Source information: FMN riboswitch aptamer (RFN element) from an Armatimonadota bacterium, 127 nucleotides, folded computationally. Rfam family: FMN riboswitch aptamer (RFN element). Rfam's curators write: The RFN element is a highly conserved domain that is found frequently in the 5'-untranslated regions of prokaryotic mRNAs that encode for flavin mononucleotide (FMN) biosynthesis and transport proteins. The coordinates come from a structure-prediction model, not an experiment, and the mean pLDDT is 83. It was read from a public genome assembly, where an Rfam model found it.
[in-house]
RNA sequence: GCCGACCUUCGGGGCAGGGUGAGAUUCCCGACCGGCGGUACAGCCCGCUACCCGAUCGCCAAUGGUGAUCGGUGGACCCGGUGAAACUCCGGGGCCGACGGUACAGUCCGGAUGGAAGAAGGUCAGA
Numbered sequence: 001g002c003c004g005a006c007c008u009u010c011g012g013g014g015c016a017g018g019g020u021g022a023g024a025u026u027c028c029c030g031a032c033c034g035g036c037g038g039u040a041c042a043g044c045c046c047g048c049u050a051c052c053c054g055a056u057c058g059c060c061a062a063u064g065g066u067g068a069u070c071g072g073u074g075g076a077c078c079c080g081g082u083g084a085a086a087c088u089c090c091g092g093g094g095c096c097g098a099c100g101g102u103a104c105a106g107u108c109c110g111g112a113u114g115g116a117a118g119a120a121g122g123u124c125a126g127a
Stems, first nucleotide, its partner, number of pairs: 004124007017029003031107002033097002035048004043095002052072009077093005099110003
């Protein structure tokens, strides 16, 4: 220096103020939020992750549960300007947001002190 292995830590934000109503952070006005990698700086482009569904194999207190692997699914953008380059910047106008609970939820409660895309560091190589 290269290749690899192991370990540690980190890794998601948000309804102010009002209206209606017996009751709503859920309806209405309005407000606020935006994971990870790529790329001219991205919630909307390309890809990934969670949730959800299925298959195979293993384990267990076993019509089920759980772990691993694989597969499926997984929302939403246009116009103008600048520039070599931007659906990413600037200006303008839009749009999207799992499941369960509950007066109908991106924001409350719950699975979740969980998991993960990934990020940073350390060790193995010393005596």